[in-house]
Context: one part of a larger RNA
């Protein structure tokens, strides 16, 4: 813009993509076979490979707005006590997130017509002969089953509910945000509120803060699992989500 009022869900599946992989080892069985040396079909079971999905509880990595020690210097007048610069100054650790090395799942099974090939009945051709007529088995390849997109599938599909004088029904704009995102779309929420943020409490991180008192001569030690702290759960309306506007209706043939 269209699917012939307009709309808000749920869905069908024409047709598209995607997956499809494999090896050891045991048992069956040293058995069928086979002079022997060898040595199975089928079936069943552990236990991987590589690839492919998804998460992040656990191992690990990264974690530049968290903690912490420390070096050099310069600043707050000085001491204590912070700061700023020096690859996040350099070390040690580290939440959320977002990863693989980590964790869990997948490839199964079964249907249908086949391919090569292997059958059955058969004549042409009294015989034979799997084809000529008729029937049947038989493969990771076809088609479906497995996942996933799908009605601009223009053959525009279906169902279920709502809307008409009235601020319809119902989107939009703005807002406050997102495990949603390049913009945009999408999704949540806008006082009948937990969206974010603040704040309370907690998880978890780091490692016992300043000051100041008490032992100690004193360096230290204790009071003190302290302090401080991003994103992580819960709880709270204290801060913003005000107030409002816009599009959008009259449908036969």
């Nucleotide at each position: 813009c269209g699917u012939u009022a307009g709309a808000a869900a749920a869905u069908u599946g024409a047709g598209g993509g995607g997956a499809c992989c494999u090896g050891a080892c045991u048992c069956u069985a040293g058995u069928a076979c086979g002079a022997g040396a060898g040595g199975a079909c089928c079936g069943a079971g552990u236990c991987g490979g590589a690839c492919g999905u998804a998460c992040c509880g656990c191992u690990a990595g990264u974690g530049u707005a968290c903690c912490a020690g420390u070096u050099g210097u310069c600043a707050c007048g000085c001491c204590a006590g912070u700061g700023g610069c020096a690859c996040c100054g350099c070390u040690g650790g580290g939440u959320a997130g977002c990863u693989a090395u980590g964790u869990a799942c997948g490839g199964a099974u079964g249907a249908g017509a086949u391919a090569a090939g292997c059958g059955c009945u058969g004549a042409a051709a009294g015989c034979a002969u799997c084809u000529a007529a008729g029937c049947g088995c038989g493969a990771a390849a076809c088609u479906c089953a497995c996942c996933u997109c799908a009605a601009g599938a223009u053959a525009a599909g279906u169902u279920u509910u709502c809307u008409u004088u009235a601020u319809a029904a119902g989107a939009g704009c703005c807002g406050u945000a997102g495990a949603a995102g390049a913009c945009u779309a999408c999704u949540a929420c806008g006082u009948u509120g937990a969206u974010a943020g603040g704040u309370c409490a907690u998880a978890g991180g780091u490692g016992u803060a300043u000051a100041g008192g008490c032992a100690g001569u004193a360096a230290u030690g204790u009071c003190a699992a302290a302090g401080c702290c991003g994103a992580g759960u819960g709880a709270u309306a204290c801060u913003a989500a005000u107030u409002g506007c816009u599009c959008g209706u009259a449908u036969g043939c």
This is a predicted structure of a 253-nucleotide part of an RNA (large-subunit ribosomal RNA, domain VI) from a Bacteroidia bacterium. The organism belongs to Bacteroidia, within Bacteria. Its mean pLDDT, the model's own confidence on a scale to 100, is 87.